[in-house]
Molecule: c-di-GMP-I-GGC riboswitch aptamer
RNA backbone atom coordinates (compact mmCIF):
# COMPACT_ATOMS: atom_id res chain seq x y z
P N A 1 -0.83 3.60 3.21
O5' N A 1 -1.33 2.77 1.95
C5' N A 1 -0.78 3.15 0.46
C4' N A 1 -0.82 1.62 0.00
C3' N A 1 -1.98 1.02 0.00
O3' N A 1 -3.07 1.10 -1.10
C1' N A 1 0.00 0.00 0.00
P N A 2 -4.35 0.79 -0.37
O5' N A 2 -4.14 -0.98 -0.74
C5' N A 2 -4.19 -1.26 -2.26
C4' N A 2 -4.03 -2.61 -2.33
C3' N A 2 -5.17 -3.46 -1.56
O3' N A 2 -6.60 -3.45 -2.09
C1' N A 2 -3.42 -4.43 -0.94
P N A 3 -8.24 -3.66 -1.49
O5' N A 3 -8.31 -4.98 -0.72
C5' N A 3 -8.04 -6.29 -1.21
C4' N A 3 -7.30 -7.60 -0.85
C3' N A 3 -8.19 -7.84 0.05
O3' N A 3 -9.55 -8.39 -0.17
C1' N A 3 -6.07 -8.07 1.06
P N A 4 -11.19 -8.45 0.78
O5' N A 4 -10.70 -8.80 1.73
C5' N A 4 -10.74 -10.91 1.97
C4' N A 4 -10.40 -11.44 2.88
C3' N A 4 -11.66 -11.64 3.90
O3' N A 4 -11.78 -12.54 4.90
C1' N A 4 -9.60 -10.49 5.32
P N A 5 -12.64 -13.66 4.24
O5' N A 5 -11.98 -15.13 3.64
C5' N A 5 -12.71 -16.00 3.52
C4' N A 5 -11.57 -17.26 3.43
C3' N A 5 -10.92 -17.84 4.49
O3' N A 5 -11.59 -18.33 5.32
C1' N A 5 -9.18 -17.54 3.00
P N A 6 -11.96 -18.27 6.93
O5' N A 6 -11.01 -18.87 7.36
C5' N A 6 -10.43 -20.67 7.09
C4' N A 6 -9.10 -20.69 7.09
C3' N A 6 -8.61 -20.05 9.57
O3' N A 6 -8.91 -21.25 9.65
C1' N A 6 -7.04 -19.13 7.28
P N A 7 -9.77 -20.77 11.25
O5' N A 7 -8.56 -20.25 12.29
C5' N A 7 -6.90 -21.24 12.50
C4' N A 7 -6.05 -20.47 13.22
C3' N A 7 -6.23 -19.44 13.87
O3' N A 7 -6.08 -19.93 15.04
C1' N A 7 -5.06 -18.32 12.58
P N A 8 -6.92 -19.95 16.45
O5' N A 8 -6.50 -18.91 17.07
C5' N A 8 -5.06 -18.49 17.61
C4' N A 8 -4.72 -17.18 17.85
C3' N A 8 -5.45 -16.26 18.56
O3' N A 8 -5.00 -16.27 20.20
C1' N A 8 -4.44 -15.55 16.33
P N A 9 -5.96 -15.99 21.21
O5' N A 9 -5.63 -13.69 21.27
C5' N A 9 -3.94 -14.21 21.43
C4' N A 9 -3.78 -12.42 21.99
C3' N A 9 -5.06 -11.93 22.62
O3' N A 9 -4.79 -12.17 24.15
C1' N A 9 -4.46 -10.90 20.75
P N A 10 -6.51 -12.04 24.92
O5' N A 10 -7.26 -11.45 24.33
C5' N A 10 -8.03 -10.48 24.83
C4' N A 10 -8.17 -8.91 24.20
C3' N A 10 -9.30 -8.36 23.67
O3' N A 10 -10.28 -8.13 24.88
C1' N A 10 -8.21 -8.74 21.76
P N A 11 -11.59 -8.17 25.60
O5' N A 11 -12.53 -7.27 23.99
C5' N A 11 -11.87 -6.21 24.53
C4' N A 11 -12.17 -5.67 22.90
C3' N A 11 -14.13 -5.27 22.69
O3' N A 11 -14.64 -4.49 23.61
C1' N A 11 -13.06 -5.72 20.62
P N A 12 -15.97 -4.79 24.37
O5' N A 12 -17.43 -4.40 23.25
C5' N A 12 -17.42 -3.38 22.70
C4' N A 12 -17.91 -3.37 21.06
C3' N A 12 -19.46 -3.93 21.43
O3' N A 12 -20.35 -3.14 21.87
C1' N A 12 -18.63 -5.15 19.50
P N A 13 -21.57 -3.40 23.31
O5' N A 13 -22.29 -4.54 22.20
C5' N A 13 -22.94 -3.80 21.14
C4' N A 13 -23.75 -5.14 20.32
C3' N A 13 -24.60 -5.90 20.80
O3' N A 13 -25.97 -5.73 20.41
C1' N A 13 -23.72 -7.13 20.84
P N A 14 -27.75 -5.94 21.35
O5' N A 14 -28.53 -6.19 19.79
C5' N A 14 -28.19 -5.58 18.27
C4' N A 14 -29.06 -6.55 17.68
C3' N A 14 -30.34 -6.89 18.05
O3' N A 14 -31.53 -5.79 17.79
C1' N A 14 -29.50 -8.84 17.55
P N A 15 -32.64 -5.73 18.72
O5' N A 15 -33.30 -6.91 19.46
C5' N A 15 -34.34 -7.47 18.05
C4' N A 15 -34.52 -8.69 17.97
C3' N A 15 -35.92 -9.17 19.27
O3' N A 15 -36.48 -8.96 18.90
C1' N A 15 -33.61 -10.58 18.89
P N A 16 -37.23 -8.38 20.25
O5' N A 16 -37.53 -9.43 21.60
C5' N A 16 -38.49 -10.31 21.07
C4' N A 16 -37.68 -11.20 22.41
C3' N A 16 -37.67 -10.19 24.11
O3' N A 16 -38.42 -10.73 24.54
C1' N A 16 -35.40 -11.25 23.86
P N A 17 -39.54 -9.38 25.22
O5' N A 17 -39.10 -9.36 26.86
C5' N A 17 -39.14 -10.54 27.18
C4' N A 17 -38.23 -10.61 28.97
C3' N A 17 -38.15 -9.44 29.27
O3' N A 17 -39.86 -9.11 30.11
C1' N A 17 -36.04 -10.22 29.20
P N A 18 -40.14 -7.78 30.72
O5' N A 18 -39.14 -7.27 31.71
C5' N A 18 -38.72 -7.81 32.96
C4' N A 18 -37.41 -7.43 33.42
C3' N A 18 -37.76 -5.82 33.88
O3' N A 18 -38.55 -5.05 35.18
C1' N A 18 -35.74 -5.96 33.16
P N A 19 -39.54 -3.98 34.49
O5' N A 19 -38.43 -2.73 34.70
C5' N A 19 -38.28 -2.41 36.26
C4' N A 19 -36.95 -1.60 36.10
C3' N A 19 -37.22 -0.06 35.51
O3' N A 19 -37.70 0.44 36.31
C1' N A 19 -34.96 -1.40 34.78
P N A 20 -39.05 1.48 35.78
O5' N A 20 -37.91 2.56 34.83
C5' N A 20 -36.88 3.93 35.84
C4' N A 20 -36.01 3.99 34.70
C3' N A 20 -36.57 5.06 33.94
O3' N A 20 -36.63 6.45 34.25
C1' N A 20 -34.98 3.64 32.60
P N A 21 -38.40 7.37 33.61
O5' N A 21 -37.52 7.93 32.75
C5' N A 21 -36.31 8.80 32.32
C4' N A 21 -35.85 9.40 30.82
C3' N A 21 -37.28 9.53 29.99
O3' N A 21 -37.27 10.89 30.15
C1' N A 21 -35.83 8.53 28.98
P N A 22 -39.16 11.49 30.47
O5' N A 22 -39.62 11.25 28.89
C5' N A 22 -38.89 12.06 27.90
C4' N A 22 -38.99 12.05 26.51
C3' N A 22 -40.59 11.43 26.08
O3' N A 22 -41.51 12.83 26.45
C1' N A 22 -39.21 10.02 25.01
P N A 23 -43.00 13.06 26.50
O5' N A 23 -43.76 12.17 25.85
C5' N A 23 -44.61 11.31 26.22
C4' N A 23 -45.57 11.06 24.98
C3' N A 23 -44.97 10.17 23.93
O3' N A 23 -45.08 8.57 24.47
C1' N A 23 -45.41 11.52 22.66
P N A 24 -44.04 7.02 24.50
O5' N A 24 -44.32 7.28 23.06
C5' N A 24 -45.18 6.45 22.54
C4' N A 24 -44.84 6.57 20.71
C3' N A 24 -43.47 5.69 20.59
O3' N A 24 -43.31 4.46 19.88
C1' N A 24 -43.73 7.86 19.91
P N A 25 -42.29 3.39 20.29
O5' N A 25 -41.37 3.62 18.89
C5' N A 25 -41.37 3.20 17.75
C4' N A 25 -41.13 3.58 16.44
C3' N A 25 -39.27 4.07 16.85
O3' N A 25 -38.55 2.88 16.50
C1' N A 25 -39.67 5.99 16.44
P N A 26 -37.90 1.50 17.16
O5' N A 26 -36.49 2.40 17.22
C5' N A 26 -35.81 2.65 18.05
C4' N A 26 -34.65 3.80 18.22
C3' N A 26 -34.10 4.02 19.24
O3' N A 26 -32.45 3.51 18.65
C1' N A 26 -35.61 5.43 20.09
P N A 27 -31.76 2.83 18.97
O5' N A 27 -31.33 3.37 20.34
C5' N A 27 -30.46 4.33 20.01
C4' N A 27 -30.40 5.58 21.36
C3' N A 27 -29.85 4.97 22.46
O3' N A 27 -28.54 5.22 22.12
C1' N A 27 -31.55 5.97 23.26
P N A 28 -27.72 3.97 23.16
O5' N A 28 -27.09 4.23 24.33
C5' N A 28 -26.97 5.23 25.13
C4' N A 28 -27.41 5.58 26.73
C3' N A 28 -27.01 3.91 27.43
O3' N A 28 -25.54 3.92 27.80
C1' N A 28 -29.28 4.59 28.20
P N A 29 -24.92 2.28 27.90
O5' N A 29 -25.29 1.64 29.01
C5' N A 29 -25.39 2.34 30.70
C4' N A 29 -26.08 1.54 31.77
C3' N A 29 -25.97 -0.25 31.55
O3' N A 29 -24.36 0.17 31.62
C1' N A 29 -27.88 0.82 32.04
P N A 30 -23.62 -1.90 31.40
O5' N A 30 -24.56 -2.68 31.74
C5' N A 30 -24.58 -3.37 33.20
C4' N A 30 -25.74 -4.18 33.59
C3' N A 30 -25.82 -5.12 33.08
O3' N A 30 -24.48 -6.21 33.51
C1' N A 30 -27.86 -4.44 33.30
P N A 31 -23.88 -7.09 32.25
O5' N A 31 -25.02 -8.52 32.07
C5' N A 31 -25.12 -9.33 33.32
C4' N A 31 -26.62 -9.90 32.96
C3' N A 31 -26.37 -10.84 31.89
O3' N A 31 -25.54 -12.22 31.68
C1' N A 31 -28.40 -9.72 31.43
P N A 32 -25.23 -13.01 30.49
O5' N A 32 -26.10 -13.05 29.50
C5' N A 32 -27.15 -13.95 29.90
C4' N A 32 -27.74 -14.25 28.68
C3' N A 32 -26.66 -14.23 27.21
O3' N A 32 -27.62 -15.42 27.33
C1' N A 32 -28.03 -12.29 27.25
P N A 33 -26.16 -16.38 26.20
O5' N A 33 -26.55 -15.89 24.66
C5' N A 33 -25.57 -16.34 23.61
C4' N A 33 -26.33 -15.96 22.30
C3' N A 33 -25.17 -15.89 21.70
O3' N A 33 -25.93 -16.16 20.09
C1' N A 33 -25.75 -13.84 21.67
P N A 34 -26.69 -17.61 19.24
O5' N A 34 -26.51 -16.96 17.86
C5' N A 34 -28.13 -16.73 17.49
C4' N A 34 -28.17 -15.62 16.72
C3' N A 34 -27.20 -15.73 15.18
O3' N A 34 -27.17 -16.28 14.19
C1' N A 34 -28.07 -13.23 15.85
P N A 35 -25.34 -17.18 13.52
O5' N A 35 -25.29 -15.49 12.49
C5' N A 35 -24.67 -15.01 12.59
C4' N A 35 -24.57 -13.46 12.27
C3' N A 35 -23.25 -13.01 12.13
O3' N A 35 -23.00 -12.45 10.60
C1' N A 35 -23.77 -12.02 14.25
P N A 36 -21.14 -12.41 9.63
O5' N A 36 -21.41 -11.17 10.56
C5' N A 36 -21.85 -9.89 10.10
C4' N A 36 -20.85 -9.01 10.36
C3' N A 36 -19.58 -8.64 10.58
O3' N A 36 -19.11 -8.03 8.90
C1' N A 36 -20.11 -8.12 12.86
P N A 37 -18.39 -8.46 8.28
O5' N A 37 -17.24 -7.76 8.11
C5' N A 37 -15.85 -7.53 9.34
C4' N A 37 -15.02 -6.47 9.32
C3' N A 37 -14.25 -6.92 7.48
O3' N A 37 -13.21 -5.57 7.81
C1' N A 37 -12.52 -7.14 10.17
P N A 38 -14.07 -4.71 6.71
O5' N A 38 -13.84 -2.87 7.06
C5' N A 38 -14.62 -2.28 7.63
C4' N A 38 -14.42 -2.35 8.94
C3' N A 38 -16.12 -2.43 9.70
O3' N A 38 -16.79 -2.71 10.79
C1' N A 38 -14.49 -1.81 10.74
P N A 39 -18.46 -3.24 10.24
O5' N A 39 -18.82 -2.70 12.00
C5' N A 39 -19.16 -2.00 12.48
C4' N A 39 -19.81 -1.93 13.89
C3' N A 39 -18.98 -3.27 15.10
O3' N A 39 -19.28 -2.66 16.43
C1' N A 39 -21.32 -3.56 14.38
P N A 40 -18.23 -2.06 16.61
O5' N A 40 -17.46 -1.15 16.72
C5' N A 40 -17.87 0.32 16.40
C4' N A 40 -17.07 1.16 17.35
C3' N A 40 -17.56 2.38 17.18
O3' N A 40 -18.24 3.05 17.60
C1' N A 40 -14.91 2.43 15.86
P N A 41 -19.73 4.03 17.20
O5' N A 41 -18.97 4.79 16.64
C5' N A 41 -18.65 5.81 17.79
C4' N A 41 -17.74 7.64 17.13
C3' N A 41 -18.53 8.22 16.22
O3' N A 41 -19.46 9.15 17.12
C1' N A 41 -16.49 8.02 14.91
P N A 42 -20.95 9.66 16.61
O5' N A 42 -21.00 10.38 15.08
C5' N A 42 -19.86 11.88 14.99
C4' N A 42 -19.92 12.57 13.86
C3' N A 42 -21.20 12.19 13.21
O3' N A 42 -21.92 13.58 13.44
C1' N A 42 -19.61 11.78 11.67
P N A 43 -23.45 13.86 13.54
O5' N A 43 -23.88 13.53 12.26
C5' N A 43 -25.41 13.92 12.04
C4' N A 43 -25.34 13.70 10.74
C3' N A 43 -26.85 14.76 10.25
O3' N A 43 -27.07 14.98 8.68
C1' N A 43 -27.07 12.34 10.04
P N A 44 -26.24 16.28 8.21
O5' N A 44 -24.82 16.37 7.10
C5' N A 44 -24.28 17.09 6.10
C4' N A 44 -24.67 16.82 4.99
C3' N A 44 -24.96 15.83 4.19
O3' N A 44 -26.28 16.52 3.42
C1' N A 44 -23.46 14.53 4.28
P N A 45 -27.62 15.23 3.29
O5' N A 45 -27.46 14.96 2.29
C5' N A 45 -27.31 15.09 1.29
C4' N A 45 -27.43 13.90 -0.30
C3' N A 45 -28.56 12.97 0.01
O3' N A 45 -29.48 13.96 -0.51
C1' N A 45 -26.49 11.80 -0.09
P N A 46 -31.08 13.46 -0.45
O5' N A 46 -31.16 12.21 -0.70
C5' N A 46 -31.17 11.64 -1.92
C4' N A 46 -31.24 9.81 -2.06
C3' N A 46 -32.48 9.00 -0.46
O3' N A 46 -33.48 9.30 -1.40
C1' N A 46 -30.60 8.10 -0.50
P N A 47 -34.84 9.28 -0.63
O5' N A 47 -34.93 7.21 0.11
C5' N A 47 -35.17 6.17 -0.97
C4' N A 47 -34.63 5.28 0.04
C3' N A 47 -35.82 4.69 1.45
O3' N A 47 -36.72 4.69 0.64
C1' N A 47 -33.79 4.71 2.22
P N A 48 -38.20 4.90 1.52
O5' N A 48 -37.90 4.18 3.05
C5' N A 48 -38.16 2.76 3.63
C4' N A 48 -37.54 2.69 5.07
C3' N A 48 -38.72 3.21 5.94
O3' N A 48 -39.64 2.19 5.86
C1' N A 48 -36.48 3.08 6.63
P N A 49 -41.18 2.86 6.28
O5' N A 49 -40.77 2.82 7.84
C5' N A 49 -40.35 2.14 8.96
C4' N A 49 -40.32 2.86 10.37
C3' N A 49 -41.18 3.32 10.65
O3' N A 49 -42.38 2.86 11.23
C1' N A 49 -38.84 4.34 11.63
P N A 50 -43.59 3.45 11.63
O5' N A 50 -43.67 4.78 11.93
C5' N A 50 -43.47 4.64 13.55
C4' N A 50 -43.14 5.64 14.67
C3' N A 50 -43.91 6.62 14.55
O3' N A 50 -45.56 6.57 15.39
C1' N A 50 -41.66 7.74 14.19
P N A 51 -46.35 6.99 15.13
O5' N A 51 -46.60 8.68 15.19
C5' N A 51 -46.39 9.45 16.62
C4' N A 51 -46.22 10.45 15.96
C3' N A 51 -47.43 11.42 15.58
O3' N A 51 -47.72 12.63 16.16
C1' N A 51 -45.70 12.00 14.34
P N A 52 -48.77 12.23 17.38
O5' N A 52 -48.93 12.83 18.44
C5' N A 52 -48.64 13.06 20.20
C4' N A 52 -48.08 14.23 20.46
C3' N A 52 -48.59 15.69 20.31
O3' N A 52 -49.73 15.80 20.63
C1' N A 52 -46.14 15.50 20.17
P N A 53 -50.55 17.11 19.64
O5' N A 53 -49.34 18.30 19.32
C5' N A 53 -48.93 19.30 20.16
C4' N A 53 -48.42 20.22 19.30
C3' N A 53 -48.74 21.00 18.50
O3' N A 53 -49.05 22.20 18.36
C1' N A 53 -46.69 20.11 17.88
P N A 54 -50.93 22.45 17.15
O5' N A 54 -50.34 22.67 16.13
C5' N A 54 -49.58 24.19 15.76
C4' N A 54 -48.87 24.27 14.11
C3' N A 54 -50.12 23.84 13.52
O3' N A 54 -50.69 24.96 13.37
C1' N A 54 -48.39 22.26 13.02
P N A 55 -51.92 25.07 12.48
O5' N A 55 -52.12 24.45 11.21
C5' N A 55 -51.60 25.21 10.63
C4' N A 55 -51.21 24.32 9.09
C3' N A 55 -52.80 23.93 8.42
O3' N A 55 -53.59 24.14 8.04
C1' N A 55 -51.26 21.92 8.47
P N A 56 -55.07 24.67 7.81
O5' N A 56 -55.93 23.36 7.01
C5' N A 56 -55.11 23.01 5.45
C4' N A 56 -55.96 22.25 5.22
C3' N A 56 -57.07 21.52 5.63
O3' N A 56 -57.91 22.03 4.68
C1' N A 56 -55.16 19.66 5.63
P N A 57 -59.70 22.27 4.95
O5' N A 57 -60.01 20.97 5.14
C5' N A 57 -60.43 20.13 3.62
C4' N A 57 -60.85 18.44 4.11
C3' N A 57 -61.56 18.25 4.98
O3' N A 57 -63.30 18.83 4.22
C1' N A 57 -60.42 16.54 5.79
P N A 58 -64.03 19.58 4.88
O5' N A 58 -65.07 18.10 5.76
C5' N A 58 -65.31 17.10 5.69
C4' N A 58 -65.66 16.01 6.42
C3' N A 58 -66.67 16.69 7.68
O3' N A 58 -68.08 16.43 7.53
C1' N A 58 -64.67 14.87 8.16
P N A 59 -68.62 17.71 7.84
O5' N A 59 -68.33 17.56 9.55
C5' N A 59 -69.38 16.50 9.88
C4' N A 59 -69.37 16.04 11.27
C3' N A 59 -69.39 17.24 12.15
O3' N A 59 -70.58 17.86 12.67
C1' N A 59 -67.45 16.30 12.63
P N A 60 -71.23 19.14 12.63
O5' N A 60 -70.75 19.70 13.78
C5' N A 60 -70.76 21.02 14.00
C4' N A 60 -70.89 21.29 15.36
C3' N A 60 -69.77 20.85 16.24
O3' N A 60 -68.43 21.85 16.29
C1' N A 60 -71.74 20.61 16.98
P N A 61 -66.86 20.85 15.73
O5' N A 61 -67.19 20.42 17.67
C5' N A 61 -66.31 21.04 18.77
C4' N A 61 -67.04 20.32 19.92
C3' N A 61 -65.50 19.23 20.25
O3' N A 61 -64.69 19.46 20.80
C1' N A 61 -67.98 18.30 19.90
P N A 62 -63.75 18.75 20.65
O5' N A 62 -63.35 17.39 21.25
C5' N A 62 -63.85 16.83 23.11
C4' N A 62 -63.94 15.79 23.08
C3' N A 62 -63.15 14.47 22.55
O3' N A 62 -62.36 14.10 22.78
C1' N A 62 -65.37 14.00 21.65
P N A 63 -60.45 14.03 22.66
O5' N A 63 -60.92 13.38 21.43
C5' N A 63 -61.16 11.61 21.48
C4' N A 63 -61.94 10.99 20.27
C3' N A 63 -61.47 11.11 18.95
O3' N A 63 -60.17 9.72 19.16
C1' N A 63 -62.88 11.87 18.18
P N A 64 -58.91 9.50 18.25
O5' N A 64 -59.71 9.13 16.72
C5' N A 64 -60.43 8.34 16.44
C4' N A 64 -60.92 8.27 14.78
C3' N A 64 -59.90 8.35 13.87
O3' N A 64 -59.05 7.13 13.44
C1' N A 64 -61.65 10.13 13.20
P N A 65 -57.76 7.30 13.30
O5' N A 65 -57.95 7.79 11.45
C5' N A 65 -58.30 6.84 10.23
C4' N A 65 -58.13 7.62 9.22
C3' N A 65 -56.91 8.19 8.99
O3' N A 65 -56.30 7.36 8.20
C1' N A 65 -58.40 9.95 8.74
P N A 66 -54.61 7.17 8.42
O5' N A 66 -54.75 9.01 7.17
C5' N A 66 -54.62 8.68 5.84
C4' N A 66 -54.14 10.02 5.40
C3' N A 66 -53.24 10.40 5.28
O3' N A 66 -52.13 9.94 4.45
C1' N A 66 -54.41 12.38 5.92
P N A 67 -50.68 9.77 4.26
O5' N A 67 -49.99 11.63 4.79
C5' N A 67 -50.06 11.97 3.36
C4' N A 67 -49.73 13.42 3.34
C3' N A 67 -48.66 13.66 4.12
O3' N A 67 -47.74 14.06 2.82
C1' N A 67 -50.04 15.24 5.35
P N A 68 -46.03 13.43 3.45
O5' N A 68 -45.55 14.12 4.33
C5' N A 68 -45.00 15.57 3.65
C4' N A 68 -44.74 16.14 5.00
C3' N A 68 -43.55 16.14 5.92
O3' N A 68 -41.96 15.85 5.35
C1' N A 68 -45.34 16.54 7.18
P N A 69 -41.28 15.82 5.47
O5' N A 69 -40.16 15.43 7.03
C5' N A 69 -40.04 17.32 7.05
C4' N A 69 -39.35 17.55 8.45
C3' N A 69 -37.56 17.25 8.22
O3' N A 69 -36.50 17.76 9.16
C1' N A 69 -38.84 16.27 10.21
P N A 70 -35.86 18.56 8.32
O5' N A 70 -35.60 18.97 9.93
C5' N A 70 -34.76 20.23 9.86
C4' N A 70 -34.88 20.32 11.70
C3' N A 70 -35.39 18.87 12.36
O3' N A 70 -34.19 18.73 13.71
C1' N A 70 -37.38 20.15 12.40
P N A 71 -33.69 17.82 14.06
O5' N A 71 -34.90 16.74 14.64
C5' N A 71 -35.60 16.85 16.15
C4' N A 71 -35.94 15.67 16.52
C3' N A 71 -35.01 14.35 16.49
O3' N A 71 -33.87 14.45 17.63
C1' N A 71 -36.90 13.86 16.05
P N A 72 -32.32 12.96 17.28
O5' N A 72 -33.17 12.22 17.56
C5' N A 72 -32.64 11.39 16.87
C4' N A 72 -32.98 9.78 16.77
C3' N A 72 -32.83 8.58 16.40
O3' N A 72 -32.18 7.80 16.83
C1' N A 72 -34.20 9.32 14.90
P N A 73 -30.53 7.60 16.62
O5' N A 73 -30.05 6.74 15.56
C5' N A 73 -30.64 5.18 16.20
C4' N A 73 -31.07 4.50 14.72
C3' N A 73 -30.22 4.23 13.96
O3' N A 73 -29.59 3.02 14.53
C1' N A 73 -31.70 5.44 12.53
P N A 74 -27.64 3.16 14.73
O5' N A 74 -27.16 3.41 13.30
C5' N A 74 -27.17 2.82 12.31
C4' N A 74 -25.57 2.79 11.82
C3' N A 74 -24.46 2.71 12.18
O3' N A 74 -23.72 1.64 11.45
C1' N A 74 -24.02 4.37 11.55
P N A 75 -23.14 0.60 12.26
O5' N A 75 -24.19 -0.93 11.96
C5' N A 75 -24.59 -1.05 10.93
C4' N A 75 -26.21 -2.42 11.31
C3' N A 75 -26.84 -1.82 11.64
O3' N A 75 -28.10 -1.99 11.27
C1' N A 75 -26.33 -3.53 13.13
P N A 76 -29.26 -1.09 10.27
O5' N A 76 -28.42 -1.35 8.93
C5' N A 76 -29.27 -2.38 8.22
C4' N A 76 -29.13 -2.35 6.28
C3' N A 76 -28.30 -1.62 5.96
O3' N A 76 -26.97 -2.52 5.33
C1' N A 76 -29.81 -0.59 5.25
P N A 77 -25.70 -1.89 5.37
O5' N A 77 -25.85 -1.37 4.07
C5' N A 77 -25.72 -1.78 2.36
C4' N A 77 -25.79 -0.85 1.87
C3' N A 77 -24.82 0.08 1.30
O3' N A 77 -23.90 -0.42 0.70
C1' N A 77 -26.69 1.47 1.74
P N A 78 -22.32 0.19 0.78
O5' N A 78 -22.53 1.47 0.59
C5' N A 78 -21.94 1.75 -1.18
C4' N A 78 -22.27 3.31 -1.53
C3' N A 78 -21.32 4.29 -0.82
O3' N A 78 -20.04 4.00 -1.69
C1' N A 78 -23.39 5.22 -0.19
P N A 79 -19.02 4.19 -0.91
O5' N A 79 -18.71 5.53 -0.54
C5' N A 79 -18.41 6.88 -1.81
C4' N A 79 -18.63 7.98 -0.58
C3' N A 79 -17.90 8.13 0.05
O3' N A 79 -16.53 8.59 0.02
C1' N A 79 -19.80 8.98 1.31
P N A 80 -15.11 8.26 0.07
O5' N A 80 -14.59 9.15 1.95
C5' N A 80 -14.89 10.50 1.56
C4' N A 80 -14.84 11.37 2.77
C3' N A 80 -13.73 11.01 3.97
O3' N A 80 -12.70 11.77 3.48
C1' N A 80 -16.04 11.01 5.15
P N A 81 -11.75 10.41 3.96
O5' N A 81 -11.25 10.86 5.53
C5' N A 81 -11.31 12.09 6.05
C4' N A 81 -11.42 11.49 7.52
C3' N A 81 -10.19 10.90 8.47
O3' N A 81 -8.99 11.24 8.43
C1' N A 81 -12.41 10.45 9.12
P N A 82 -7.79 9.98 8.75
O5' N A 82 -7.79 9.04 9.92
C5' N A 82 -7.73 9.35 11.03
C4' N A 82 -8.39 8.52 11.68
C3' N A 82 -7.71 7.60 12.18
O3' N A 82 -6.05 7.54 12.51
C1' N A 82 -9.82 6.96 12.61
P N A 83 -4.98 6.42 12.04
O5' N A 83 -5.61 4.83 12.61
C5' N A 83 -5.44 4.74 14.56
C4' N A 83 -6.25 3.89 15.10
C3' N A 83 -5.90 2.30 14.36
O3' N A 83 -4.57 1.57 15.04
C1' N A 83 -8.01 2.60 14.19
P N A 84 -3.65 0.90 14.45
O5' N A 84 -4.33 -0.29 15.21
C5' N A 84 -4.43 -0.69 16.81
C4' N A 84 -5.05 -2.41 17.00
C3' N A 84 -4.68 -3.31 16.05
O3' N A 84 -2.82 -3.63 16.83
C1' N A 84 -6.49 -3.52 15.53
P N A 85 -1.44 -4.70 15.91
O5' N A 85 -2.10 -5.82 15.84
C5' N A 85 -2.76 -6.70 16.62
C4' N A 85 -3.55 -7.79 16.01
C3' N A 85 -2.35 -8.35 14.88
O3' N A 85 -1.77 -9.45 15.00
C1' N A 85 -4.52 -8.02 14.73
P N A 86 0.13 -9.42 14.27
O5' N A 86 -0.81 -10.51 13.13
C5' N A 86 -1.24 -11.50 13.36
C4' N A 86 -1.75 -12.34 12.06
C3' N A 86 -1.19 -12.23 10.59
O3' N A 86 -0.21 -13.46 10.89
C1' N A 86 -3.08 -11.26 10.57
P N A 87 1.40 -13.20 9.86
O5' N A 87 0.62 -13.55 8.35
C5' N A 87 0.51 -14.43 7.89
C4' N A 87 -0.23 -14.38 6.48
C3' N A 87 0.70 -13.71 5.58
O3' N A 87 1.35 -14.78 4.65
C1' N A 87 -1.65 -12.44 5.20
P N A 88 2.96 -14.11 4.28
O5' N A 88 2.44 -13.15 3.13
C5' N A 88 1.97 -14.05 2.00
C4' N A 88 1.71 -13.21 0.92
C3' N A 88 2.84 -11.94 0.41
O3' N A 88 3.44 -12.60 -0.41
C1' N A 88 0.71 -10.85 0.92
P N A 89 5.18 -12.29 -0.58
O5' N A 89 4.81 -11.04 -1.57
C5' N A 89 4.66 -11.03 -2.59
C4' N A 89 4.65 -9.13 -2.94
C3' N A 89 6.15 -8.28 -2.85
O3' N A 89 6.49 -8.05 -3.65
C1' N A 89 3.64 -7.02 -1.74
RNA sequence: CUUGAAAAAGGCAAACCUGUUGAAAUGCAGGGACGCAAAGCCACGAGUCUACAGCCCGGAAACGGGCCAUGAUAGUCGGGCUGCCAAGU